[in-house]
This record gives sequence, structure tokens and C1' cells, in this order.
RNA sequence: GGGCCCAUGGUCUAAUGGUAUGAUAUCACCUUCACGAGGUGAAGAUUCCGGUUCGAUUCCGGAUGGGCCCA
Repeated sequence: GGGCCCAUGGUCUAAUGGUAUGAUAUCACCUUCACGAGGUGAAGAUUCCGGUUCGAUUCCGGAUGGGCCCA
């Protein structure tokens, strides 16, 4: 220098254009003599800039970061 893939709560993860899913962790309550386990609930995310569309996590272009391959 060229090619391909990836980026979603603190962490991991689902979502084939229509209110973003679940696990784990955190917090509150219940339960316990207490801790743990268990139960109920809460808060928490689409890397960035544009484009297409009535509507974008999803499609298109670019940027940034990461991984693999070739030279």
C1' cells in the first nucleotide's frame, strides 16, 4: 500500500427497514437470626458524520478504532 470482517448498557449478547432482546453485574424491596441462594422491581446501550426512506441497529458513502490475510 491492497483485500476482507467487526463496532449495541459496566461486561457478554439478540434484533433481514416499524416502540432495541436476554444474561451477568449494580441499586431497592421481600425472604433469612445473619450471609449466600431465591423472588419482585428499577436504572442503564446502537462508535462518529452525511445520504436513501414515511420510518435506519439494519441499506449506501466517508471517518475513527479493532482483528485477519496478501505484498
Predicted 3D model of a 71-nucleotide RNA (transfer RNA) from a Candidatus Micrarchaeia archaeon. It matches the Rfam family "tRNA". It is annotated as a transfer RNA. The source organism's lineage runs through Archaea, Nanobdellati, Microcaldota and Candidatus Micrarchaeia. Its mean pLDDT, the model's own confidence on a scale to 100, is 84.